RNA sequence: ACUGACAAAGGCAAACCCUCCGCGAGGAGGGGACGCAAAGCCACGGAUCUCUCGCAGACCGCCGGGUUACCAAGG
Numbered sequence: 001a002c003u004g005a006c007a008a009a010g011g012c013a014a015a016c017c018c019u020c021c022g023c024g025a026g027g028a029g030g031g032g033a034c035g036c037a038a039a040g041c042c043a044c045g046g047a048u049c050u051c052u053c054g055c056a057g058a059c060c061g062c063c064g065g066g067u068u069a070c071c072a073a074g075g
Base pairs, nucleotide, nucleotide: 002075003074004071011036012035016031017030018029019028020027021026034061040067041066042065044064045063046062048058049057050056051054
């Protein structure tokens, strides 16, 4: 450095509900856990979605890529 366990300490948090924002996709906060070894971050490519159809937007928990990171069994 790669890899990721009948390890340890933790972390995040789907659907759904409430409140708020947005034309909308959706987002934020609270509750809540389906799951996640990057389910941390980035809209760079693809996919999907939205609309006021544009030099517009959403989405990283869809796939790929970039980048950062805890631990350490075995290899």
c-di-GMP-I-GGC riboswitch aptamer from a Chloroflexota bacterium, 75 nucleotides, folded computationally. The organism belongs to Chloroflexota, within Bacteria. The coordinates come from a structure-prediction model, not an experiment, and the mean pLDDT is 89.